This is a predicted structure of a 75-nucleotide RNA (c-di-GMP-I-GGC riboswitch aptamer). The coordinates come from a structure-prediction model, not an experiment, and the mean pLDDT is 87. The model forms 95% of the base pairs in the Rfam consensus. The sequence was found by an Rfam model in a public genome assembly.
RNA sequence: GUCGCCAAAGGCAAAGCCGCCGCGAGGCGGUGACGCAAAGCCAGGGGUCUCCUUGAGAUCGCCCAGCCGCCGACU
Numbered sequence: 001g002u003c004g005c006c007a008a009a010g011g012c013a014a015a016g017c018c019g020c021c022g023c024g025a026g027g028c029g030g031u032g033a034c035g036c037a038a039a040g041c042c043a044g045g046g047g048u049c050u051c052c053u054u055g056a057g058a059u060c061g062c063c064c065a066g067c068c069g070c071c072g073a074c075u
Stems, first nucleotide, its partner, number of pairs: 001074004011036002016031006034061001040067002044064003047059005
């Protein structure tokens, strides 16, 4: 530098259910594992969604960009 075919150690946690918050999209905690090699951070661009629509929000587990990073393989 490229990759995630191999090994090992770990990590995160969809739906559903319970509680709380929010008008809502949805968020947080618990439980639970469908999946994930950035399913770590970030709302800058696009997409989708919400509302009490001059506008304000939600979503990065939709895609791209940016930042940082574990283990291993190959070079």